RNAcentral holds the sequence, with entries from Rfam.
Predicted 3D model of an 86-nucleotide RNA (c-di-GMP-I riboswitch aptamer) from Ammoniphilus oxalaticus.
Its Rfam family is "c-di-GMP-I riboswitch aptamer". Rfam links the family to the GO term cyclic-di-GMP binding.
Its mean pLDDT, the model's own confidence on a scale to 100, is 86.

[in-house]
RNA sequence: ACCAGCAAGGGGCAAACUAUUCGAAAGAUUGGGACGCAAAGCUACAAAUCUAAGGUAUUUUAUACUAAGAUGGUUGAGCUACCUGG
Repeated sequence: ACCAGCAAGGGGCAAACUAUUCGAAAGAUUGGGACGCAAAGCUACAAAUCUAAGGUAUUUUAUACUAAGAUGGUUGAGCUACCUGG
């Protein structure tokens, strides 16, 4: 440096749900809580998905479209890293 995670040790993160705050919403923060995770560490670059406040269109007041809003615990890509083995 690369590959692997069967076993061991120290540990790490934390889904649903719940309380709280922020937000138009999606969603996020913090506490509780553990479904899982060997990158469930970081980055919205490519794709995907979610939302549609604002905007646009229709024409009439509710429907469509739209990300500059989100998701890294959807996939790829990039960057970084503990332990053990080869």